[in-house]
RNA sequence: UUUUGGUAACAUCUCCUAGGUUAUAUAAGUCUUUGAUAUGGAAAGAUGUUUCUACCAACUGCCAAGAAUAGUUGCCUAUAGCCUGUUGGCUUUGCUUA
Numbered sequence: 001u002u003u004u005g006g007u008a009a010c011a012u013c014u015c016c017u018a019g020g021u022u023a024u025a026u027a028a029g030u031c032u033u034u035g036a037u038a039u040g041g042a043a044a045g046a047u048g049u050u051u052c053u054a055c056c057a058a059c060u061g062c063c064a065a066g067a068a069u070a071g072u073u074g075c076c077u078a079u080a081g082c083c084u085g086u087u088g089g090c091u092u093u094g095c096u097u098a
Base pairs, nucleotide, nucleotide: 003098005096006095007094008093009092013089014088017085018084019083020082021081022080023079024078025077026054029047030046031045032044033043034042040063041062048055056074057073058072059071060070061069
């Protein structure tokens, strides 16, 4: 000086994985059929997303016997970006072994 193995560290890149946040999708919505009736307001099937899943809960109104419900609050899931952390690897450097 070069090479091999081990080990440690900063930075970069990359992989695994968790959380937060933002955006998009969807409005936790709509339609059809059937059904209940103030101790009631439901059940099933579709539709809606370049989209898997989900399509409910609580509270407050309203409807006086009829066929229709209204408002408020609270999510999950999919994809993408950013931030923080985590696992392994590459490279570089230091130490060490042969």

The RNA shown here (Purine riboswitch aptamer) has 98 nucleotides and comes from Anaerovibrio sp. It matches the Rfam family "Purine riboswitch aptamer". About the family: Riboswitches are metabolite binding domains within certain messenger RNAs that serve as precision sensors for their corresponding targets. Allosteric rearrangement of mRNA structure is mediated by ligand binding, and this results in modulation of gene expression. A class of riboswitches that selectively recognises guanine and becomes saturated at concentrations as low as 5 nM. In Bacillus subtilis, this mRNA motif is located on at least five separate transcriptional units that together encode 17 genes that are mostly involved in purine transport and purine nucleotide biosynthesis. It has also been shown that some members of this family are specific for adenine instead. Hence this family are termed purine riboswitches. For this family Rfam cites "Riboswitches Control Fundamental Biochemical Pathways in Bacillus subtilis and Other Bacteria" (Mandal et al., Cell, 2003). Lineage of the source: Bacteria > Bacillota > Negativicutes > Selenomonadales > Anaerovibrio. Of the family's consensus pairs, 100% are formed in the model. The sequence was found by an Rfam model in a public genome assembly.